The prediction has a mean pLDDT of 82.
Predicted 3D model of a 132-nucleotide RNA (c-di-AMP riboswitch aptamer (ydaO/yuaA leader)) from a soil metagenome.
RNA sequence: CGCCGCGUCACGCGCGGGGAGCGGGGGACCCAGCGUAAGGUUUCGACCUUCAAGGGGCGCAUUGGCGUCAUUCACGCCAUAGGACACUUCCGAGUCCGAGCCCGUCAGCUAACCCCGCCGGCGUUUUGCGGA
Numbered sequence: 001c002g003c004c005g006c007g008u009c010a011c012g013c014g015c016g017g018g019g020a021g022c023g024g025g026g027g028a029c030c031c032a033g034c035g036u037a038a039g040g041u042u043u044c045g046a047c048c049u050u051c052a053a054g055g056g057g058c059g060c061a062u063u064g065g066c067g068u069c070a071u072u073c074a075c076g077c078c079a080u081a082g083g084a085c086a087c088u089u090c091c092g093a094g095u096c097c098g099a100g101c102c103c104g105u106c107a108g109c110u111a112a113c114c115c116c117g118c119c120g121g122c123g124u125u126u127u128g129c130g131g132a
Base pairs, nucleotide, nucleotide: 001123002122003121004120008020009019011017012015021118022117023116024115025114026113031108035051037050038049039048040047041046054106055103056102057101058100063079064078065077066076067075082097083096084095085094089132090131091130092129
């Protein structure tokens, strides 16, 4: 000086500080939805029991195939939804990522309202691929 990313700014202060801004979660009516299981009840709206099964969030990071292994898990490879690359958009080219973490049986949407985060990791030494 830049890149990924919501992850920055100023003020007061020397603190478990509040604020702005940018993000995330919870949370009505209405709408959507309910295990094509079994049994029972029913005012036909639905309810109860048993069995079975979990479910959800942040993020681009999802899905499939192959290999290894007795199998699963784990691991490796090849792809892939999707995503990134110095003003913005479009087209073309090239190089990469395609992770990880959290909640804890619980959460659809959701106005009011409530709660939380502002981390971290990299590159360049000067115009950062080309064209419009």

The RNAcentral record of the sequence draws on MGnify.